[in-house]
Background
A computed fold for a 72-nucleotide RNA from Pseudomassariella vexata, annotated as transfer RNA. The organism belongs to Pseudomassariella, within Eukaryota. It matches the Rfam family "tRNA".

C1' cells in the first nucleotide's frame, strides 16, 4: 500500500427507506419473616464522524476514523 467485513442504551444485540427491537443492567413496587426467585412499572440509544441522494436515511451513494481479517 490493496482487498473485505464490523461499529446501534452502562453491556451484548436485532432491524434490507417511514417517530429502533430484545436480553441484561439501574430504580421503584407486589411477592417473603429477610434474601434469592418469579412479576409489573420506569430509567437508560435520535444509530462511530462528515458531507450527499430522496418527501423521508441506523438502512442507499461518497470521504473519513477505530477495529478485526486476508493478500502483497
Nucleotide at each position: 500500500g490493496g482487498c473485505u467485513c464490523u461499529g446501534u442504551g452502562g453491556u451484548c444485540u436485532a432491524g434490507u427507506g417511514g417517530u429502533a427491537c430484545g436480553a441484561u443492567u439501574c430504580u421503584c413496587g407486589c411477592u417473603u419473616u429477610g434474601g434469592g426467585u418469579g412479576u409489573g412499572a420506569g430509567a437508560g440509544g435520535c444509530c462511530c464522524c462528515g458531507g450527499g441522494u430522496u418527501c423521508g436515511a441506523a438502512c442507499c451513494c461518497c470521504g473519513g476514523c477505530a477495529g478485526a481479517g486476508c493478500c502483497c